[in-house]
Formats: sequence, C1' cells, structure tokens
RNA sequence: AGGGUCACUGCGGGAGAGCGUCGUCCGGCCGAAAGGCGCGGAGGCCGCCGAAGGAGCAACCACCCCGGAAUCUCUCAGGUCCAAAGGACCGCAGUGGCAUA
Repeated sequence: AGGGUCACUGCGGGAGAGCGUCGUCCGGCCGAAAGGCGCGGAGGCCGCCGAAGGAGCAACCACCCCGGAAUCUCUCAGGUCCAAAGGACCGCAGUGGCAUA
C1' cells in the first nucleotide's frame, strides 16, 4: 500500500429436517337443527434438523494468574409441505481501523 487483516454496509450464492397428530381458539364450508369436515391460520403433543444466537469439549494457541478456540458435540433458543423470512459460510464492491514491506 493497489497486497494482508478486522468491523460495518450493499449486491449475489447459500443446506438440513413430518404437507405427523390433536381438534383447544379464530375463520371457512356442509346441515332445518344437533352436529360434521381438518379447508386456512394460531396453538398443544410427539418426531426430526442444525448453518442466527447460546452452551460444552478438543487439535492447537497463550501462559505469572485468568484463559482463547471449530463446520465437532448438545439442542436452551431457533427451524421443520411450498412460498416468504432467517441463514454459518463464500464471492464482488464501498467505507473505516490495525499491522507490515
């Protein structure tokens, strides 16, 4: 510093897992009514996923003390037809900081 690294912003890409069950609430449909249909949404229960976040351990790093650390593990949270949203991470661009030649 036009290269490195960190943070933020914008754009693009971005996986996994039940269209399970209940029929509680709201709506819809059928019915003269009683009631029925799970048709839509919310919710409960069970199962499942793992890449927001969170937690645990580890190779390794650091070390006076205190420790740091994953795409591994756990699933509290989150997600679980499609869509939308979210999404670790990757690429490009911009802004700012840090270090180095």

The RNA shown here (Glycine riboswitch aptamer) has 101 nucleotides and comes from Sphingobium sufflavum. Its Rfam family is "Glycine riboswitch aptamer". Rfam's curators write: This family represents the bacterial glycine riboswitch. The sequence was found by an Rfam model in a public genome assembly.